[in-house]
RNA sequence: CAUGCUAGUUCGCUGAAUCCGGGCCUGCGCCCGGAGCGGGGGACCCAACUUACCGGGGUGAAUCCUGGCAGCUUCGCCUGCCGGGUAGGGCCAUCCUGACGGCCCGAACCCGUCAGCUAACCUCGCAAGCGUCGUCGGGAAGCGUG
Numbered sequence: 001c002a003u004g005c006u007a008g009u010u011c012g013c014u015g016a017a018u019c020c021g022g023g024c025c026u027g028c029g030c031c032c033g034g035a036g037c038g039g040g041g042g043a044c045c046c047a048a049c050u051u052a053c054c055g056g057g058g059u060g061a062a063u064c065c066u067g068g069c070a071g072c073u074u075c076g077c078c079u080g081c082c083g084g085g086u087a088g089g090g091c092c093a094u095c096c097u098g099a100c101g102g103c104c105c106g107a108a109c110c111c112g113u114c115a116g117c118u119a120a121c122c123u124c125g126c127a128a129g130c131g132u133c134g135u136c137g138g139g140a141a142g143c144g145u146g
Stems, first nucleotide, its partner, number of pairs: 001146006011131004018035007036126006046116001055114001056111004064085008088105005094140007
């Protein structure tokens, strides 16, 4: 320089949710500490500070619109269930990235009348649940061959 390969469950994905050390315990396991990642509270300044309705706020992609059925009906709404769409989010396997295409999610929970931003500072979490594998282009890494 050219060229080929990069398929795995001891793997991969969502997510902050990983790694290390020490102690106790027969052990399962429990406790403590550290690094790293993530969240909340918290000044000056700035923002906001008017009214009505409605309390308000946080993690998260998970907001908003709408159809049907049922309930409550002070006949306004609201609540539950089943659909459609949607802001937004994820995956399609060496890594990064562009395009096309495909598949999926678009929840749930928490605080408790209270919190804008926010340096110092204070504080919390490190769970849970899963199984995708298409094409073309650019860049990079590793291994092999010439």